The RNA shown here (transfer RNA) has 72 nucleotides and comes from Algisphaera agarilytica.
The coordinates come from a structure-prediction model, not an experiment, and the mean pLDDT is 82.

RNA sequence: UGCACCGUAGCACAACGGUAGUGCAGCUCCCUGUUAAGGAGACGGUUGCUGGUUCAAGCCCAGCCGGUGCAG
Numbered sequence: 001u002g003c004a005c006c007g008u009a010g011c012a013c014a015a016c017g018g019u020a021g022u023g024c025a026g027c028u029c030c031c032u033g034u035u036a037a038g039g040a041g042a043c044g045g046u047u048g049c050u051g052g053u054u055c056a057a058g059c060c061c062a063g064c065c066g067g068u069g070c071a072g
Stems, first nucleotide, its partner, number of pairs: 001071007010024004018055001027041004048064005
């Protein structure tokens, strides 16, 4: 430098173009002599950035930025 894949909550991942969810972690409460385990609940997101297409974009298109792999 080229090609392919990826970028969504603190972490790991979902989401036929139509209200962005799950698990873990953290927080609050219950339980317990205390912790751990267990139970209940409420939070947590400018979907990497900038544009474009569309009535509507996490999803489609383009260019950047970053990561991984392959090739040179």

Lineage of the source: Bacteria > Pseudomonadati > Planctomycetota > Phycisphaerae > Algisphaera. Its Rfam family is "tRNA". Rfam classes the family as a transfer RNA.